[in-house]
RNA sequence: GCGCGAGUCGUACAGCGGCUAGUAUCCGAGCUUCCCAAGCUUGUGACCCGGGUUCGAAUCCCGGCUCGCGCA
Numbered sequence: 001g002c003g004c005g006a007g008u009c010g011u012a013c014a015g016c017g018g019c020u021a022g023u024a025u026c027c028g029a030g031c032u033u034c035c036c037a038a039g040c041u042u043g044u045g046a047c048c049c050g051g052g053u054u055c056g057a058a059u060c061c062c063g064g065c066u067c068g069c070g071c072a
Base pairs, nucleotide, nucleotide: 001071002070003069004068005067006066007065010025011024012023013022018055027043028042029041030040031039048064049063050062051061052060
């Protein structure tokens, strides 16, 4: 340099054009317990950046950035 893949709460992942953007864990509050742990309920927090297509984009297209793999 070229090709392929990935980028979503603090972390690990789902989501394949109309979602209140979900699950687990972490964190805060409550219940339970003599206390702790475990369990249950509840709350906060996220779509890498810039354009385009579309009535509508996390999702499709183009460019960029970062990471990984391969080829030279």